[in-house]
RNA sequence: AUGACAGCAGGGGGAGAGAACGGCUACGCCGUCGCCGAAGGAGCAAGCGCAUCAGCGUGAAUCUCUCAGGCAAAGCAGACUCCUGUUGGACG
Repeated sequence: AUGACAGCAGGGGGAGAGAACGGCUACGCCGUCGCCGAAGGAGCAAGCGCAUCAGCGUGAAUCUCUCAGGCAAAGCAGACUCCUGUUGGACG
């Protein structure tokens, strides 16, 4: 500073999938099977580094897995995104 980008706080938007079956002390919990991908967690391509040249390490997502979470509506949560405030602040 007409402030890239990032952190924090408040507010707005914000998807998917069985009102499955059985049991119980029943607005819920437990068991069984099916399913979803957008809290969190885990996996890796190019590239880069190392190497005994077999590989190893590093390495992103709304991709993949589905541990956790979730599966009528509403509510809660919600990646991501927008606005406001605030803090730091690159290039110039």

A computed fold for a 92-nucleotide RNA from Alkalicoccus daliensis, annotated as Glycine riboswitch aptamer. It was read from a public genome assembly, where an Rfam model found it.